[in-house]
Context: one part of a larger RNA
RNA sequence: CGUUGGAGAUUUGAGGGAAGCUGUCCUUAGUACGAGAGGAUGGGAUGGACGAACCUCUGGUGUUCCUGUUGUCACGCCAGUGGCAUUGCAGGGUAGCUAUGUUCGGACGGGAUAACCGCUGAAAGCAUCUAAGCGGGAAGCCCCUCCCAAGAUGAGAUCUCCCUGACCCCUUGAGGGUCUUGAAGAGCCGUUGGAGACCACGACGUUGAUAGGCUGGGUGUGGAAGUGCAGCAAUGUAUGGAGCUAACCAGUACUAAUUGCCCGUAAGG
Numbered sequence: 001c002g003u004u005g006g007a008g009a010u011u012u013g014a015g016g017g018a019a020g021c022u023g024u025c026c027u028u029a030g031u032a033c034g035a036g037a038g039g040a041u042g043g044g045a046u047g048g049a050c051g052a053a054c055c056u057c058u059g060g061u062g063u064u065c066c067u068g069u070u071g072u073c074a075c076g077c078c079a080g081u082g083g084c085a086u087u088g089c090a091g092g093g094u095a096g097c098u099a100u101g102u103u104c105g106g107a108c109g110g111g112a113u114a115a116c117c118g119c120u121g122a123a124a125g126c127a128u129c130u131a132a133g134c135g136g137g138a139a140g141c142c143c144c145u146c147c148c149a150a151g152a153u154g155a156g157a158u159c160u161c162c163c164u165g166a167c168c169c170c171u172u173g174a175g176g177g178u179c180u181u182g183a184a185g186a187g188c189c190g191u192u193g194g195a196g197a198c199c200a201c202g203a204c205g206u207u208g209a210u211a212g213g214c215u216g217g218g219u220g221u222g223g224a225a226g227u228g229c230a231g232c233a234a235u236g237u238a239u240g241g242a243g244c245u246a247a248c249c250a251g252u253a254c255u256a257a258u259u260g261c262c263c264g265u266a267a268g269g
Base pairs, nucleotide, nucleotide: 001151005162006161007160008159009158010157011156015148016147017146018145021048022047023046024045025044026043027042033038050105051104052103053102054101058099059098060097061096065092066091067090068089069088070085071084072083073082074081075080109143110142111141116136117135118134119133163268165179166178167177168176169175170173180266185263187261188260189205190204191203192202193201210256211255212254213252214251215250216249217248220244221243226239227238228237229236230235
């Protein structure tokens, strides 16, 4: 821009894409079948590779959390802290992300067929699956499953919402212009997100829990500082599962989402 007024939702599916794999074990049963050798059908269980989603578990990461510790500098000193040294080094670790972790998938079924197996059956009094006619038959083909999809210009469908003024000019046209009006809805802007390069998409904007803060909880770390006691001291111990705690879960308007602006029209070849 189009889809023949505009708008918000929900959809159909022409067409396209993805997927399509397979082992072993148990039972039926050493049964059917077969002279024997051999050896089904059906049912059930469990794997491999591949794929998707997810983070409860097992782990990884986690330079925004906690702790230990070396050297050195600073806060006047002690104590307690902070800076630098690859995050100084080391031990753990929340959220998120993640695989080696978890869950699930390739199911069932239908149609037309290939090789092949048949029924009826002539040409050719026989025979013949074929010439007329009618069946069966594959991991393959078309559906069935999942995803995209009406720019499918053949532009589809359904539901709901919105707009019901006047005048002028001529070259009388799907013409040009002026005043009034400005809907439904959308955008700008702001707070933002399990969304994201940007854009887009989603949530929210005081009739408010959108983000931050605060409060409570969870999680992690692992016993804070100060003080008392024991010890010459290093240190230990009590107060006390202490103190601190990121991205997590709730609650709470304390802070910031203020006020506004702009597009979109007037009933539709």
Large-subunit ribosomal RNA, domain VI from Candidatus Thiothrix singaporensis, 269 nucleotides, folded computationally. It was read from a public genome assembly. NCBI's taxonomy places the organism under Bacteria, Pseudomonadati, Thiotrichales, Thiotrichaceae, Thiothrix. The prediction has a mean pLDDT of 90.